This is a predicted structure of a 530-nucleotide part of an RNA (large-subunit ribosomal RNA, domain I) from a wastewater metagenome.
The full RNA is in RNAcentral, with records from SILVA.

Context: one part of a larger RNA
RNA sequence: GGCUUACGGAGGAUACCUUGGCAUUCAGAGGCGAAGAAGGACGCGGUUACCGGCGAAACGCUUCGGGGAGCUGGAAACAAGCUAUGAUCCGGAGAUUUCCGAAUGAGGCAACUCCUAGAACUACUUAUUGAAUUCAUAAAUAAGUAAGAGCGAACCUGGUGAAUUGAAACAUCUUAGUAACCAGAGGAAGAGAAAGUAAAAACGAUUUCCUGAGUAGCGGCGAGCGAAACGGAAACAGCCUAAACCCUUUUAAUUAAAAAGGGGGUUGUGGAACAACAUCAAAAAAUAAAUAAGGUUAGAAGAAGUAGUUGGAAUGCUACACCAAAGAAAGUGAAAGUCUUGUAGUCGAAAACCUUUAAAAAAUAGUUGUAUCCAGAGUAGCAUGGGGCACGUGAAAUCCCGUGUGAAUCCGCGAGGACCACCUCGUAAGGCUAAAUACUACUGAAUGACCGAUAGUGAAACAGUACCGUGAGGGAAAGGUGAAAAGAACCCCGGGAGGGGAGUGAAAUAGAACAUGAAACCGUAAGCUU
Numbered sequence: 001g002g003c004u005u006a007c008g009g010a011g012g013a014u015a016c017c018u019u020g021g022c023a024u025u026c027a028g029a030g031g032c033g034a035a036g037a038a039g040g041a042c043g044c045g046g047u048u049a050c051c052g053g054c055g056a057a058a059c060g061c062u063u064c065g066g067g068g069a070g071c072u073g074g075a076a077a078c079a080a081g082c083u084a085u086g087a088u089c090c091g092g093a094g095a096u097u098u099c100c101g102a103a104u105g106a107g108g109c110a111a112c113u114c115c116u117a118g119a120a121c122u123a124c125u126u127a128u129u130g131a132a133u134u135c136a137u138a139a140a141u142a143a144g145u146a147a148g149a150g151c152g153a154a155c156c157u158g159g160u161g162a163a164u165u166g167a168a169a170c171a172u173c174u175u176a177g178u179a180a181c182c183a184g185a186g187g188a189a190g191a192g193a194a195a196g197u198a199a200a201a202a203c204g205a206u207u208u209c210c211u212g213a214g215u216a217g218c219g220g221c222g223a224g225c226g227a228a229a230c231g232g233a234a235a236c237a238g239c240c241u242a243a244a245c246c247c248u249u250u251u252a253a254u255u256a257a258a259a260a261g262g263g264g265g266u267u268g269u270g271g272a273a274c275a276a277c278a279u280c281a282a283a284a285a286a287u288a289a290a291u292a293a294g295g296u297u298a299g300a301a302g303a304a305g306u307a308g309u310u311g312g313a314a315u316g317c318u319a320c321a322c323c324a325a326a327g328a329a330a331g332u333g334a335a336a337g338u339c340u341u342g343u344a345g346u347c348g349a350a351a352a353c354c355u356u357u358a359a360a361a362a363a364u365a366g367u368u369g370u371a372u373c374c375a376g377a378g379u380a381g382c383a384u385g386g387g388g389c390a391c392g393u394g395a396a397a398u399c400c401c402g403u404g405u406g407a408a409u410c411c412g413c414g415a416g417g418a419c420c421a422c423c424u425c426g427u428a429a430g431g432c433u434a435a436a437u438a439c440u441a442c443u444g445a446a447u448g449a450c451c452g453a454u455a456g457u458g459a460a461a462c463a464g465u466a467c468c469g470u471g472a473g474g475g476a477a478a479g480g481u482g483a484a485a486a487g488a489a490c491c492c493c494g495g496g497a498g499g500g501g502a503g504u505g506a507a508a509u510a511g512a513a514c515a516u517g518a519a520a521c522c523g524u525a526a527g528c529u530u
Stems, first nucleotide, its partner, number of pairs: 001529009016480002020451002022448007029440002031151002039100003042055003046078002050074002052059001061094006070082003105114003115118001121148002123145007155186001156184005166173001170220001196203002207234004217225002238432003241376001245263007268410001271374001273372001274369004292356006299347002305320005321338002323327001329341003381405007391417001412427005467474002487514001490501004
C1' cells in the first nucleotide's frame, strides 16, 4: 500500500406516509363596477415583524336565526379580561368601509399636493343665448337625469390578419381565416319561421349529434382540401311590421303635399284592401304584484360490546354478544359496524334569494264575388374588380363587397349548379324569437387500473416568493421527533459550540442538524497479503 470482516462518520437513495396537486362526473352560479369594482397602499392587537381578518365605528359594530361551554385567529408565552343575563363560533340582513385605482374639482413621479371643495367627459332632457347668413341651424352657457366609461378564465359574434411548416427545393397551393391584435354581447352567443330542400314522389323554421363519407367533388389533378341532400335521433314555437284603405292632430292653408298618432293588415291550396254574406268555439313563450309548492344560504336527532390475554398503548388474538333503511369514510397510543366524528333513513328557517305551478289582465281566427288598389328601389339584375361558398375562374350556379349601369309589380319576380324552353318549388330587397348546442375563472357534492415530494401545479412550506434582468420578462430550492413535549430539571468539562452523567420515553443509534437511513467518499480495529 492492497483485500476481507466488524463497528462508525458523512450522505440522503429506497420503502412507507400526505397537508398538496391532476383529471373527470353531477348540480349550482354564470358576472363585479360612479351606491366607486378588480387590484393595491397605509393603518387597526396589551406586548405584534409576518400571514390571515378588519377599516379612524378598524382582530371588529347592530339585528334576526342556529348552537350550548368554553373563549380572546395562524401562534406558543405572559398580562388583562369575556361567558348560562348564553360568550367564542355558524348562517341571513344591515352599519362602518382611510388613500390610490375607470378615478371623475385641478395637478401629479399611483396610494401625494393645492383650492374657490367640485358627477371630469360623453349621452339625454329643459331653459337661456346665439355665428358665417335675414329667418334658421351649428355652437355656447346653466340646471337636471345618473345611462355610459373600468375589470373579468374559457365559450360566442364581427373587424384586421401572419409566418415557421408541408409540398422532401419553390412561386399557385398548404399551414389558415389558424396564431396574434382590435371591437362588442350574453349566460350562452350566433342561426331561425323558406324568393328553402327536392324531383314527377314529396317534405315543411333554426340548431346539435349519428349516418351519408373520406363519398360527390376541388387540386402546380401535386402536397393536400373536402361537402350537401335523404335517413335516424336530441329539442321543438311561432310571431311582429311596411304598403293599400279609414280617422285624428300639426305644418300648410285654395287645392295639393309633408310629419306625427290611431285603426286596418301580414300571405303563396296566393294574400290584403273593396263589395256582399255570416257570427260562435279553443289556445302563453315573453310582462308584473300577491298566494301556494319546492329549493338554496346555519342546523337537529341518529342503532348496536363487554371480559380475558399480549403489549408502552388494543382497534389485534380468545370467548360469549348485539345493531343494521346505518358493514361509505375519517379519527382514536397497532388493524374498530357496536369508542369519537359520521353514515342510512328522518326532521328543520326569524331573514334573504331562486325556481315552478295555478289564477287575473291584454291580444288573435270565417265564407263568397269582382279584378280597382297594394305587397319593402338606386333594390334585383347586368358589366367589371375582388371575396366567400368543400368548389384554386373554371361550363361556375347560389351568397357578399367596391365601381359603373340599372328593371318588373302578381298575366309579376326568384330558384331548381352556365344558358334557354317546359314543369315544379318559393315569394327577396324590414324585424323579433325559448329549447336541444359551446365553455368553466367561481361554489358544492362525488369519483379515479391518476401523482406521492427530482413525482403531482412553477408553487404540499408565507411562491409567482427569494433571486436574476434597465425593462418586457425569467424564476427556484425547501415535507416527516414522539402516541403525548413527557423537548432533557440537576451535576460535570468548556469562553462558547459541543459533549459526559442524571432524568423522560416502548424506543434517544427517536434529542430538535431529530422516522427509515442504500451507494459514492472518509475513518477505527482485527485478520490476510506485498

Overview: It matches the Rfam family "Bacterial large subunit ribosomal RNA". Rfam links the family to the GO terms ribosome and structural constituent of ribosome.